[in-house]
RNA sequence: GGGGUUGUGGCGUAACCAGGCAGCGCGGCAGGCUCCAGACCUGUAAGUCAGGGUUCAAAUCCCUGCAACCCCA
Numbered sequence: 001g002g003g004g005u006u007g008u009g010g011c012g013u014a015a016c017c018a019g020g021c022a023g024c025g026c027g028g029c030a031g032g033c034u035c036c037a038g039a040c041c042u043g044u045a046a047g048u049c050a051g052g053g054u055u056c057a058a059a060u061c062c063c064u065g066c067a068a069c070c071c072c073a
Stems, first nucleotide, its partner, number of pairs: 001072007010026004020056001028044005049065005
């Protein structure tokens, strides 16, 4: 220098191909239960790598960039 894969709450992961309310598990916080704690139950906060484009509507499609990993040189 060229090519490929990947990027979603604190962590892991689904939704992406085929556009339509961003879900699940763990964790956090609050409450219930308990003498206390754990377990269990209820509630709650927090997320689409960045920018731009297409569209009524973008995590999803297109472009550019960034990061990680892999291959070639």
Molecule: transfer RNA
Organism: Microcaldota archaeon